The prediction has a mean pLDDT of 84. This is a predicted structure of a 702-nucleotide part of an RNA (large-subunit ribosomal RNA, domain II) from a Chloroflexota bacterium.
Context: one part of a larger RNA
């Protein structure tokens, strides 16, 4: 791990609503008793008792009323009925309604209560053969080193102390076996072992090791103390009962088909992953356009924008208070390129400013427009109360987040199908079924891959196929403005001078370190000098000017398209191949492809109008509408196993197994052939241990 079989809304009591019935102003019996019975029941009798037929009041009690009240007031709560028929007109008879047992479904509510799962808590036992102390009584420790006190010779003293030599054998002494222990480090990790091997290591005459027998027991023991040990898992042993312990928690709950369809919100919650009550779903029943969309029209009402009068905040100028400097003998007095209220001029600014002010949205009347799973009311049942992203408006946050948190619309959650390479939440569109029919939607239309050409521009970057501030004689379009045939602009050739080395400053300063000044002369032109360069000069060269050439040459703006800016990790990399008058990008035409969208044909199933048929049901014809779905209401049905009743198959082969083939939407049925060798369907009706893939499910097999 397959395969098999077994596994979860059950059972009683009560209460509630619906369905079905039985009786009906009345419904109904328990316990018990009797009688028949093979159990197991059934029918008879019991009427206690319980609901109803009368309410009001808190009661007393009163009574179609009755509480309240001073009331005969007002005012809560009450106050038996509807159809049809037939009547002597008094009424009676059916239905219904209402009541009331039964029986089936749904809820609830005690009970384990849809199965399964804890840790735990109590009680009554059971363990100290492992371990931890303890107690009784044994047993065990090679060999060696070391050399305490004591003592004893000799030294030495007035005596001693002392010193020295021996002699002794002392230590939780030292070295190391066995014993006992487990330092480190490799193996080993489904092991040779639920703790070991190996090598290394620590004590090894001591608080030392150890054999037998005893003892302490869970609200406790025992502890050189670590919450260690207490029979391989101890902050409270196992073990059997209380027990089916509780489990707002996790998991798992077995056939079909058909119609509706959510919620992830609000308030409260020892309340946040619960749960109550509301909202949203669904069924019955009841009322019948009230509901919803446009479109006219009247409303409230301070968003968005705007603005600055108010209430703030903020610059800047005028004018002035006051303050500071500062002059002045001074408390006068004047000054002010200082600070600065109020007043006044511009110019802003504001979620908690408004002399102004929307577009939506909301209310309400009216009309239209489809007839819709619109709206309302009553009662069964429910689920849900983690939501997610997108686009819009906020707050929070960094105007950060595939961030958090409101509103709001969408999807998605419950939605499949085309798109978008892939891609719950973008775009397109909402899938009852079959079809080898057709039109389209986003989206395409070189080949991968269905399906395209033409016309007119633009790009040169593979831009397209990644992003910003800045930056650029890229390139296209529209302007505006200069200069030029009296020869522009670019190259070329010439010239680019003198007072002068201007004046100062300097060690020097000559056009070119700084400073001031910046004229004149000769000219076609030529600056008291545009860069470079020298110690300084020199040099090169611009400005400017003449020649040569001969035709457009500058400056600025607005704009389309590109450039650069531009760094990430397995492989280049718009999906890829590849593409350049495109296979890019802009205008604008024409087409085609392209979904489960609509259309065509054929069928189901449901609602629903009409019309016929008909006791309703229902049949038949003909119109329209609708059939994506999680939790979840609701409905019809399928198959098991058993029992009653009725008919019936079966050794001329029953059930089962297996092969084929037919019907049905589908659970599933039917037929034939094998095979098996004894029982089994069918129609009505009843009872349920009734349907398996899932619970790290139990059991057995391989």
């Nucleotide at each position: 791990a397959c395969c098999g079989g077994c596994g979860a809304g059950u059972u009683g009591a009560u209460c509630u609503a619906c369905g079905u019935u039985g009786c009906u102003a009345g419904g109904u019996u328990a316990a018990g008793c009797a009688a028949u019975u093979u159990a197991a029941a059934u029918u008879g009798c019991g009427g206690a008792g319980c609901c109803g037929a009368a309410g009001c009041g808190a009661a007393a009690g009163c009574g179609a009323g009755u509480c309240u009240g001073a009331a005969u007031a007002g005012g809560g709560c009450g106050u038996a009925g509807u159809g049809g028929a037939c009547u002597u007109a008094g009424g009676u008879c059916c239905a219904c309604a209402g009541g009331u047992g039964g029986c089936g479904u749904g809820g609830a509510u005690c009970a384990g209560a849809c199965c399964c799962g804890a840790a735990u808590c109590c009680g009554g036992g059971u363990g100290a053969g492992c371990u931890a102390c303890c107690c009784a009584u044994g047993g065990u420790c090679a060999a060696g080193g070391u050399g305490a006190a004591g003592c004893g010779g000799g030294a030495g003293u007035g005596a001693a102390a002392u010193c020295u030599c021996g002699u002794g054998g002392a230590g939780g002494c030292c070295u190391g076996a066995a014993c006992u222990c487990g330092u480190c480090a490799g193996u080993g990790u489904g092991g040779c072992a639920a703790a070991a091997c190996u090598g290394u290591g620590a004590g090894a005459u001591g608080a030392a090791c150890u054999g037998u027998g005893g003892g302490u027991a869970g609200a406790g023991g025992u502890g050189a103390a670590a919450u260690g040990c207490c029979a391989a898992a101890c902050g409270a042993a196992c073990u059997c009962g209380g027990a089916g312990a509780u489990a707002g928690c996790u998991g798992g709950u077995c056939c079909u088909c058909c119609c509706c369809g959510a919620a992830a919100u609000g308030u409260a919650u020892u309340g946040a992953g619960g749960u109550a009550c509301a909202g949203c779903c669904u069924c019955a029943g009841g009322a019948u356009u009230u509901g919803a969309a446009c479109u006219a029209u009247g409303g409230a009402g301070g968003u968005a924008g705007g603005g600055c009068u108010c209430u703030g905040g903020a610059u800047g100028g005028g004018c002035u208070a006051g303050g500071g400097a500062g002059a002045g003998a001074a408390u006068a007095u004047c000054u002010u390129a200082c600070c600065a209220a109020a007043c006044u001029c511009a110019a802003c600014u504001a979620a908690a400013c408004c002399a102004c002010u929307a577009a939506u949205g909301c209310c309400a009347u009216a009309g239209u427009u489809a007839a819709u799973g619109a709206c309302c009311c009553u009662g069964g049942g429910a689920g849900u109360g983690a939501g997610a992203c997108u686009g819009u408006g906020g707050g929070g946050g960094c105007u950060a987040a595939g961030c958090u948190u409101c509103a709001u619309a969408g999807u998605c959650g419950a939605g499949a199908g085309g798109g978008g390479a892939a891609c719950a939440a973008c775009c397109c569109a909402g899938a009852c079924c079959a079809u080898c029919a057709g039109c389209u939607a986003a989206g395409g239309u070189c080949c991968c891959u269905a399906a395209g050409g033409a016309g007119g521009g633009c790009u040169a970057a593979g831009u397209g196929u990644u992003c910003a501030a800045g930056g650029a004689a890229g390139u296209g379009g529209a302007g505006u403005u200069g200069c030029u045939c009296a020869g522009a602009c670019a190259g070329c050739c010439a010239g680019g001078a003198u007072g002068u080395u201007g004046a100062c400053u300097u060690a020097g300063a000559a056009g070119c370190a700084g400073c001031c000044a910046u004229c004149a002369u000769c000219u076609a032109a030529g600056g008291a000098g545009u860069g470079c360069g020298u110690a300084a000069c020199a040099g090169c060269u611009c400005a400017c000017u003449g020649g040569u050439c001969g035709a457009g040459u500058g400056a600025u703006u607005c704009u389309g398209c590109g450039c650069c800016g531009a760094c990430a990790a397995u492989u280049u990399a718009c999906g890829g191949g590849g593409c350049u008058c495109a296979a890019g990008c802009c205008c604008a035409c024409c087409a085609c492809c392209g979904a489960a969208g609509c259309u065509a044909u054929g069928g189901a199933u449901u609602c629903u109008g009409a019309a016929g048929g008909u006791u309703u049901u229902c049949c038949u014809u003909u119109g329209g509408g609708a059939u994506g779905g999680u939790a979840g209401g609701g409905g019809a049905g399928c198959g098991u196993u058993c029992c009653c009743u009725u008919g019936g198959c079966a050794g001329a082969g029953a059930a089962g197994c297996u092969c084929u083939g037919a019907c049905g939407u589908g659970a599933g049925u039917c037929a034939g052939g094998g095979u098996g060798g004894a029982g089994c369907g069918a129609a009505g009706g009843g009872a349920a241990g009734u349907g398996a893939g899932a619970a790290u499910g139990c059991c057995g097999g391989u």